Glycine riboswitch aptamer, 76 nucleotides, folded computationally. Rfam family: Glycine riboswitch aptamer. Gene Ontology term of the family: glycine biosynthetic process.
This record gives sequence, C1' cells and structure tokens, in this order.
RNA sequence: GAGCAGCUUCUGGAGAGACCGUGUCGACACGGCGCCGAAGGGUUCACAAUCUCAGGCAAACGGACAGAAGAGUAAU
Repeated sequence: GAGCAGCUUCUGGAGAGACCGUGUCGACACGGCGCCGAAGGGUUCACAAUCUCAGGCAAACGGACAGAAGAGUAAU
C1' cells in the first nucleotide's frame, strides 16, 4: 500500500396449487396429482439450453444476482 475473487453487515431480490384426502383452529406432517427454476447439483469443451436429484409453489424463512460500507490479505 491494499486490486480481483472471497468474507462480514445493510438494502433490493423473481417464478410456480393458501390444490385434493387424512391427522388438523391453522401452519405443519404423510399420501396423491399439477407446477417453478435464481441456493446447490447433473448433462455440456464452454456458453446457451436442458434435467429436476435436492430445493421451492400465501406470509415468514430461503434465494442466484446487484448496490453500498467494513475488516483482513496478495501483487507491488
């Protein structure tokens, strides 16, 4: 001195049944059918695209990615 990437904090952050049955006040759990693609993962030289294994389909949580700040560290 402190870049890229990474880490921490804050902010924004889509898509798709509050489906049916049972247990239920409801969420939720199990089973069934229908869907989503933006945690992750697979297919691919890579991207796109694709698979949905996992995840998700009111809110909450999560969420790729984006912006701001901070600490530490490398090259020099």

Model confidence (mean pLDDT): 78 of 100. Of the family's consensus pairs, 89% are formed in the model.